[in-house]
RNA sequence: AGAGUUUGAUCCUGGCUCAGGAUGAACGCUAGCGGCAGGCUUAACACAUGCAAGUCGAGGGGCAACAGGUGUAGCAAUACAUGCUGGCGACCGGCGCACGGGUGAGUAACGCGUAUGCAACAUACCUUUUACAAGAGGAUAGCCCGGAGAAAUUCGGAUUAAUACUCUAUAAGACCACGAUCCGGCAUCGGAUAGGGGUCAAAGCUACGGCGGUAAAAGAUUGGCAUGCGUGAUAUUAGAUAGUUGGUGAGGUAACGGCUCACCAAGUCUAUGAUAUCUAUGGGAUCUGAAAGGAUGUCCCCACACACUGGUACUGAGACACGGACCAGACUCCUACGGGAGGCAGCAGUGAGGAAUAUUGGUCAAUGGGCGUAAGCCUGAACCAGCCAUGCCGCGUGAAGGAUGACUGCUCUAUGAGUUGUAAACUUCUUUUCUACGGGGGUAAUGUAUAGAACGUGUUCUGUAUUGAAAGUACUGUAGGAAUAAGCAUCGGCUAACUCCGUGCCAGCAGCCGCGGUAAUACGGAGGAUGCGAGCGUUAUCCGGAUUUACUAGGUUUAAAGGGUGCGUAGGCGGCUUUUUAAGUCAGUGGUGAAAUUUAACUGCUUAACAGUUAAACUGCCAUUGAUACUGAAGAGCUUGAGUGUAGAUGAGGCAGGCGGAAUGUGUAAUGUAGCGGUGAAAUGCAUAGAUAUUACACAGAACACCAAUUGCGAAGGCAGCUUGCUAAACUACAACUGACGCUGAUGCACGAAAGCGUGGGGAUCAAACAGGAUUAGAUACCCUGGUAGUCCACGCCGUAAACGAUGAUUACUGGCUGUGUGCGAUAUAUUGUACGCGGCUGAGCGAAAGCAUUAAGUAAUCCACCUGGGGAGUACGGCGGCAACGCUGAAACUCAAAGGAAUUGACGGGGGCCCGCACAAGCGGAGGAACAUGUGGUUUAAUUCGAUGAUACGCGAGGAACCUUACCUGGGCUUGAAAUUGUGCUGCAUGGAGCAGAGAUGUUCCUUUCCCUUCGGGGACUGCAUAGUAGGUGCUGCAUGGCUGUCGUCAGCUCGUGCCGUGAGGUGUCGGGUUAAGUCCCAUAACGAGCGCAACCCCUAUCAUUAGUUGCCAGCGGGUCAUGCCGGGGACUCUAGUGAGACUGCCAGCGUAAGCUGAGAGGAAGGUGGGGAUGACGUCAAGUCAGCACGGCCCUUACGUCCAGGGCUACACACGUGUUACAAUGGCCGGCACAGAGGGUUGCAAGUUGGUGACAACAAGCGAAUCUCUAAAAACCGGUCUCAGUUCGGAUCGGAGUCUGCAACUCGACUCCGUGAAGCUGGAUUCGCUAGUAAUCGCGCAUCAGCAACGGCGCGGUGAAUACGUUCCCGGGCCUUGUACACACCGCCCGUCAAGCCAUGGGAGCCGAGGGUACCUAAAGUUCGUAACCGCAAGGAGCGACCUA
Repeated sequence: AGAGUUUGAUCCUGGCUCAGGAUGAACGCUAGCGGCAGGCUUAACACAUGCAAGUCGAGGGGCAACAGGUGUAGCAAUACAUGCUGGCGACCGGCGCACGGGUGAGUAACGCGUAUGCAACAUACCUUUUACAAGAGGAUAGCCCGGAGAAAUUCGGAUUAAUACUCUAUAAGACCACGAUCCGGCAUCGGAUAGGGGUCAAAGCUACGGCGGUAAAAGAUUGGCAUGCGUGAUAUUAGAUAGUUGGUGAGGUAACGGCUCACCAAGUCUAUGAUAUCUAUGGGAUCUGAAAGGAUGUCCCCACACACUGGUACUGAGACACGGACCAGACUCCUACGGGAGGCAGCAGUGAGGAAUAUUGGUCAAUGGGCGUAAGCCUGAACCAGCCAUGCCGCGUGAAGGAUGACUGCUCUAUGAGUUGUAAACUUCUUUUCUACGGGGGUAAUGUAUAGAACGUGUUCUGUAUUGAAAGUACUGUAGGAAUAAGCAUCGGCUAACUCCGUGCCAGCAGCCGCGGUAAUACGGAGGAUGCGAGCGUUAUCCGGAUUUACUAGGUUUAAAGGGUGCGUAGGCGGCUUUUUAAGUCAGUGGUGAAAUUUAACUGCUUAACAGUUAAACUGCCAUUGAUACUGAAGAGCUUGAGUGUAGAUGAGGCAGGCGGAAUGUGUAAUGUAGCGGUGAAAUGCAUAGAUAUUACACAGAACACCAAUUGCGAAGGCAGCUUGCUAAACUACAACUGACGCUGAUGCACGAAAGCGUGGGGAUCAAACAGGAUUAGAUACCCUGGUAGUCCACGCCGUAAACGAUGAUUACUGGCUGUGUGCGAUAUAUUGUACGCGGCUGAGCGAAAGCAUUAAGUAAUCCACCUGGGGAGUACGGCGGCAACGCUGAAACUCAAAGGAAUUGACGGGGGCCCGCACAAGCGGAGGAACAUGUGGUUUAAUUCGAUGAUACGCGAGGAACCUUACCUGGGCUUGAAAUUGUGCUGCAUGGAGCAGAGAUGUUCCUUUCCCUUCGGGGACUGCAUAGUAGGUGCUGCAUGGCUGUCGUCAGCUCGUGCCGUGAGGUGUCGGGUUAAGUCCCAUAACGAGCGCAACCCCUAUCAUUAGUUGCCAGCGGGUCAUGCCGGGGACUCUAGUGAGACUGCCAGCGUAAGCUGAGAGGAAGGUGGGGAUGACGUCAAGUCAGCACGGCCCUUACGUCCAGGGCUACACACGUGUUACAAUGGCCGGCACAGAGGGUUGCAAGUUGGUGACAACAAGCGAAUCUCUAAAAACCGGUCUCAGUUCGGAUCGGAGUCUGCAACUCGACUCCGUGAAGCUGGAUUCGCUAGUAAUCGCGCAUCAGCAACGGCGCGGUGAAUACGUUCCCGGGCCUUGUACACACCGCCCGUCAAGCCAUGGGAGCCGAGGGUACCUAAAGUUCGUAACCGCAAGGAGCGACCUA
């Protein structure tokens, strides 16, 4: 110090979350020791039991218990008597009990803190000083006797004392009033001096030393009261108050005071927050933070309050009293039922509550307190111990060496390596800790006893003895022996630390983002690692990070946020000069700011925590002295801010009245006839009862064309015909007047579009609602025909809008260019200056960017308003306003991790522009209808194996399913296996032949039977068997993969380097203007270049040349045949197959800057890519394929492997795709006759001859092929026949007879012949291919293959068209641009309603319960007051009454 999280990516805004520290903590796992601290945060809930406040005999009467003595009786034990002594229960009296200890309920307060004041006060015990203490009296407790009662307790009688009580005396002094003199202060007043008057005291005890008593003054201490300032939340609490505010008088108090009372006055507090409600002891301090702050108030200290709840007083120096009293209440307990007792928020302890908090311990040894002369007694204050890892601090659980890097575990690329890991074993060493046995200070000072000394009844000093709960503890010595001692959390990112197995959106994790759907570093386990360590994690809470409430230190055009606008009150802020003052401000000094805490240094415990000493600090408050720049206050002046005046001039500024024409509608009359109107098209509607149209006249209401503008005016809303009146304002010029009069503005007041409301008018048009007609799947809409409120006026409400410039007002300053409105000026007319407005563009600067930019969103100042994540919600409740509608103010529960702004790249759009393609159009031929073939779906089946499924599956994988193939089904077999490989052992075969069983696989029997080398021991090869490793799988995952392929698409695109622009994602280049088939090329250009694509290079084909001529060819020459390059020969030609040439917009003309385009141009075999092929950029579709092959993982292993027979893949109500053949005359049939190319062939092609109607068969030359052969090309052409018909078309189907292949044609082959002769007469919606040697049409060949379901596929040649105006539309694609809330990208995103259940909240006729406040009624105890009868000599009391109150 930051980090994660919104997006495909970016910048910003903004919330959420994390890393740190802390705790009176709790929970989980774990646990060796010590020191120092801490320990009911909840029920101020209820409490059993014990203890926590007594003491004094030196105040008193006395003597119950104890001890001693004495006396009597008794031998004694013992009994009785005796206050005689030590002492002492209960009692009277004194002092204490108001301290110490606990708790935080109440209290928002002079309660607390701080600083002052008391001339308005008190103070027991203590200290100092002064004075005094004379006399008298009557009671009462106790004791004794008697009574009541269960008890608590109480009544009566007799008798008695005091330092108890009363009376009298004395009065220095105090108090009260009086007058006199002097002094002082702070208003009332205070002090001193002397005077006379009135009132008021006392207690004894004694060891004779003294201790006590009374009065007064002073001190000290401790209190009381008053005041300034500070000290929570809510305004959805705005008014509160009658003793209330003040005065006079009286009472009361220690004292001031409405503290109380009588009378008088009507005040007092409050927006600087009264009153009310809620919450809360306050402070020193503690935690956190860089600080400012924020949060907290446990332990310790100070203060306050309280003591079961409420009230009350008494006593006393002090209380309205924790362990006192009285009353009331609740609760608990005792009871003989009549009555009584009690108060742990003291220390322990119990129950309850709760996540949670300890022992019914020891001692007064120390410190302190009470009483006492003292000894001493009391002291749950205190000091100690016990329990608890609750915290902080310290120590230990060993150290060094030790590699065969041991074993185990785990992992991997696995004969091995890595890791655990110097870790272990082992060797050596140490002994903190531990165990055992010893030693063992200090806390002790006093006090007491005793001895001595000095002063002398006693005090002080010294010596000796004695006094320790903790505790025989801390510490220390000796011995022993590594001996007694490690866990917890985490390991996807944030955040240090990674692999394997299991699981399979399950189980689970999670602080946020998020993991888990078969290869999970995120779940669970393991191994390893990381962090901390006697602890570690989790949870809760606080601060921090968060500048995320911003004082330090934020914002408001679009992210949340400027009030709709003005006027203006309080308040805040305020021009220039000068004088005074000194409130703010600044400086010095003084007082205070308790201690502890904090900080620094040092010191003491072995160290540290802890503790001590010294210093600093405590940033504060008060007082005082000084300074006077600034602010304030007071005075004087100024003119530039502001205003006034004079003159000018502007405008849809406002209000009221009058007038005008056009249009619309209606009415009347006329002309006139069949439609009008309306729409995308219609219909509703109007119209022969005469519409629409046209003309004339009349009426009504509303709005003001052109001018008109980027204009003008107004505070905003808003304002438009002309004119009159009234009225407001900015502006300009002048510089005459006033002299800071100013700015802003909470509350307030006024204005405030449209709609809406009320009352009364008005009502032409338009038009919510409503009606009808259309549209549509529907159409409560858009369109049409009508139509009511309303729209208009007057008066009164409402008070809101995207009331927007989404930009508050005012002032000052800061670059340019350009237009426009209204004034004023200079000049010469051109031109130009200045002021106030309204606009545009562009700098600096600002901004997240878009953008703003003298009309700021720049730079500054003042004031106001507003914001603090999204939703819930501008909702609920409350209040205020309103006739209502509604408006203003304005939450929470709950829920999410985002919501949002600007910009970027894509994608998309029934957005735009440009362009291309058999995309459409123009044509030709098909499909869709029929039959058949084939593939698919579906169905069926034991099985109908599997895959492919929009385009991009469906004559596809399959370029050949009768067996095999074959993966499927049924049945029968095998298990190292059908095939491969290695080791070991055995064997000598294997092979061939034959027989039997069987469907076969297979089983079984018989015959036959090894090779090479050799040192003869054996070794090797091969075969079989056994055995051990292994095999095998067309089982799963194409969403784990490689490779290959389809598609967009042969579309023209896709990128990079450097530079430049941008905060950045990105952009530029690749855009623009042309051009092209093309990101092809040219021009332009912050870009310049380059790569993959395009093109070219490659192959075939079209022309020519050349080389070479066999198996090809044959012009010329020769020979020969019925005939044939048949033969000699030839290389001319064709052809074959090598090498070359050729075409490049090269030439010409036109256009054009160029690229290039145009031209039946020239030349040429070919002309603008000549035609065809191969060639497929970055990528997309988790496209297809694990069944072609390969391969990770998973699964099966007498089976999911393998062998065999048979069956199936060929099924068949149906649906779809692709084809074949047809429906005929451009044809069928018959006969004749002509012309290819490219391929194949020895398990083959087969000439030829013979047989058969034929498929074919038999025989048989030639040919491993430019030689022989398949091989007949067919359409075409010539001739004949058929004559429009289900036919001489068409050939399905079926019957019969055959041929061929093959082990075998039943399921399930092809072909031939004879016979049979189905549907079909050109095919609905729709749809496919094709732009030239193409479509169409005709035949030929080949692969696979024994044969063939081939009508398929791949090739070959023959014949050989039509059409394209054009790019509006459909489909697909490319480029530019625009919008976007999409990015899985429009097959996107997203809105509302709803069943059932659940969570939270509001309302609700009411009902039930609890708490609090206020008002009122009754009036206990008690204070005060009053009081004739009773008691008392008196003091006083009893009783009764009044006021007030729980």
Molecule: small-subunit ribosomal RNA
Organism: metagenome